A computed fold for a 72-nucleotide RNA from Hominimerdicola alba 8, annotated as transfer RNA. The RNAcentral record of the sequence draws on ENA, MGnify and Rfam. It matches the Rfam family "tRNA".

RNA sequence: GGCCCGUUGGUCAAGAGGUUAAGACGACGCCCUUUCACGGCGUAAUCAUGGGUUCAAUUCCCGUACGGGUCA
Numbered sequence: 001g002g003c004c005c006g007u008u009g010g011u012c013a014a015g016a017g018g019u020u021a022a023g024a025c026g027a028c029g030c031c032c033u034u035u036c037a038c039g040g041c042g043u044a045a046u047c048a049u050g051g052g053u054u055c056a057a058u059u060c061c062c063g064u065a066c067g068g069g070u071c072a
Stems, first nucleotide, its partner, number of pairs: 001071007010025003018055001027043005048064005
């Protein structure tokens, strides 16, 4: 340098055009407990970035960035 794959809360991770972006761990608050832990309830926190297509994009297309694989 060419080609391929990936990037979603603090971490892991589902979702592959529309409805509220699921779940787990973690954080915070409340309940429980003499206290801590365990357990229960709740809250906050996410689509790498710039364009394009579309009535509508996390989702499809192109570029860029970063990471991985492969070939030279």